A computed fold for a 103-nucleotide RNA from a Phycisphaerales bacterium, annotated as TPP riboswitch aptamer (THI element).
RNA sequence: CGAACACGCUCGGGGCGCAACGACCAUUCGGGGUCGAUGCUGAGAUGCACCCGUAGAACCUGAUCCGGCUCGCACCGGCGGAGGGAAGCGACCUAUGCCCGCG
Numbered sequence: 001c002g003a004a005c006a007c008g009c010u011c012g013g014g015g016c017g018c019a020a021c022g023a024c025c026a027u028u029c030g031g032g033g034u035c036g037a038u039g040c041u042g043a044g045a046u047g048c049a050c051c052c053g054u055a056g057a058a059c060c061u062g063a064u065c066c067g068g069c070u071c072g073c074a075c076c077g078g079c080g081g082a083g084g085g086a087a088g089c090g091a092c093c094u095a096u097g098c099c100c101g102c103g
Stems, first nucleotide, its partner, number of pairs: 001097001007090004011053004016047001017040003021036005059084003065078004
């Protein structure tokens, strides 16, 4: 001289499920839809809150998937050394490396 990770700023990406209860709608009487508050898991279940941005499992496809648990559910695991998936700048210094000087 000088990366990356982490940091900051701006911008961007993403998910929002399940259950019973109450009310209403509708019914081909099997089932279904909307709202309210409650509960489960989780970082987060519509909050400018949470998470993630290529060192990319945030999240999506596969999936009306498979096994387990449960009242139920991506709740747990497989799938997954599968495929996709959203970045620029700044500052700081270190590693490696390079240059100069001295021994």
NCBI's taxonomy places the organism under Bacteria, Pseudomonadati, Planctomycetota, Phycisphaerae, Phycisphaerales. It was read from a public genome assembly, where an Rfam model found it.